The RNA shown here (transfer RNA) has 73 nucleotides and comes from a Candidatus Aenigmatarchaeota archaeon. The coordinates come from a structure-prediction model, not an experiment, and the mean pLDDT is 82.

[in-house]
RNA sequence: GCGACCGUAGUCUAGCUUGGUAGGACACUGGCUUCCCAAGCCAGUAACCUGGGUUCAAAUCCCGGCGGUCGCA
Numbered sequence: 001g002c003g004a005c006c007g008u009a010g011u012c013u014a015g016c017u018u019g020g021u022a023g024g025a026c027a028c029u030g031g032c033u034u035c036c037c038a039a040g041c042c043a044g045u046a047a048c049c050u051g052g053g054u055u056c057a058a059a060u061c062c063c064g065g066c067g068g069u070c071g072c073a
Stems, first nucleotide, its partner, number of pairs: 001072007010026004020056001028044005049065005
C1' cells in the first nucleotide's frame, strides 16, 4: 500500500440479513431480608466510534474518516 472482518452502558454481549420504543449478564446505586456481612429478591442509573447521505423514521442501508484484528504485498 491492497483486501476482509469488527467498533453498542464501567465490562462482556444480543439486535444489523428483513429500518419502526436499544435487550440480557456482570458491575454500580437504593430498598427488602439479616445482629452484621455475604447470598437472595425488588427497583433504578448508564450505551449504538465519528462526519455526511437516503428515508416520515437509521444501531441497522450508502459514502468518507478514525481505531482494532487478520491476510497479502
It matches the Rfam family "tRNA". It is annotated as a transfer RNA.